Predicted 3D model of a 154-nucleotide RNA (FMN riboswitch aptamer (RFN element)) from Salinibacterium xinjiangense.
It was read from a public genome assembly, where an Rfam model found it.
Its mean pLDDT, the model's own confidence on a scale to 100, is 81.
[in-house]
Order: sequence, then structure tokens, then C1' cells
RNA sequence: CACGUGCUCCGGGGUCGGUGAAAGUCCGAACCGGCGGUGAUAGUCCGCGAACCACGGAUGGGUGCGAACCCUGAGGUGGUUGACCUGGUGGAAUUCCGGGACCGACGGUAAUGGGUUGGAAACAACCCUCAGUCCGGAUGAGAGGCAGCACGAG
Repeated sequence: CACGUGCUCCGGGGUCGGUGAAAGUCCGAACCGGCGGUGAUAGUCCGCGAACCACGGAUGGGUGCGAACCCUGAGGUGGUUGACCUGGUGGAAUUCCGGGACCGACGGUAAUGGGUUGGAAACAACCCUCAGUCCGGAUGAGAGGCAGCACGAG
């Protein structure tokens, strides 16, 4: 110095204004960008992770004399899951520079949006849609880490 094994640590960011009785959900503007890879630095390329669904069933709990049944549902396997163009530089860039775009799990929570009914109307009741930035699962999990320690064999 690289490799293997084990342990430890680390491992996601972002708000103001307007309207209103009430909105970080509406409207306007602003702001944010996990991990590995890639001839050169990536939210938009290739993959991975989180999330959701299905299969499966470890474990734990309950009932029962028992056989058995009920609840729970880990690892694992499979599936679903968003978005970029253009000009320039260069040997090389959908990654850099200029310009203009676009995207963002699940549950919760005000539509003044949409609808139905009632009403002369104001309006009322009910239903539907609405959060990347708020709250929650999550003091979780995690892709991983040229972060540290120990041991091993080179």
C1' cells in the first nucleotide's frame, strides 16, 4: 500500500408573501437535490436505496385438555415507482460554463377549485381533487462511506 473478516462511527436538503375565521396544502414568488458508476464534477444518463403491492413465512403473542385455530409479520424472492433539451469549451461532459425547461413515495391536514342537493339570493349541508419544503411512520430503515479500530494472510 491494496485485499479479506469482524466491530464501531457516519449516512437527505428546502419559505416568504397574498387571500381567508382557518392554508408552509389554494394563488404568486422563492428555495432544495441521498448512494455507487460513468473518458470530466449528474435530482433528469446506467444502476441502487427509501416507499407501495404480491408471494412467503422466521419470531413473538393469544385461545384450546388436545388436534388445531387466530393475531403478529423479520430476513428473503418477484413486481411497481419521476424528470432535459439547446449553444459553447474540450481528446473526452444529457455531468463543466451560458440559456431555457422539467421532476419529486405513503398516510394526515381549509379549497375561496370541481360537483350534488336545498334556497329568490346571500348562503348551508354533503361528496371529490389539492404538500418535494408542514405533521407522522422515523430516536426507524438504508444504498453506501479514499471515516476509524482490531485481526488475518500478501